[in-house]
RNA sequence: GGGUUUAUAGCUCAACGGCAGAGCACGCGACUCAUAAUCGCUCGGUUCUAGGUUCGAAUCCUAGUAGACCCA
Numbered sequence: 001g002g003g004u005u006u007a008u009a010g011c012u013c014a015a016c017g018g019c020a021g022a023g024c025a026c027g028c029g030a031c032u033c034a035u036a037a038u039c040g041c042u043c044g045g046u047u048c049u050a051g052g053u054u055c056g057a058a059u060c061c062u063a064g065u066a067g068a069c070c071c072a
Stems, first nucleotide, its partner, number of pairs: 001071007010024004018055001027041004048064005
């Protein structure tokens, strides 16, 4: 220098172009003499950034940023 790929909750990850979700963690409660385990509830998002397409974008297109890998 060229190419591929990833970026979504505190963490690990889902999500046919049509309501942004799960598990874990945190908080509260139940259970227990108490703790752990277990169970219930709650909380939590500018979907990396900026544009474009579309009635509608996490999703498609363009550019950029950061990470990983391959070629040279």
RNAcentral holds the sequence, with entries from ENA. This is a predicted structure of a 72-nucleotide RNA (transfer RNA) from a Phototrophicaceae bacterium. Taxonomically the source falls in Phototrophicaceae (Bacteria, Bacillati, Chloroflexota, Candidatus Thermofontia). Its Rfam family is "tRNA". Rfam classes the family as a transfer RNA. Its family is annotated with triplet codon-amino acid adaptor activity in the Gene Ontology.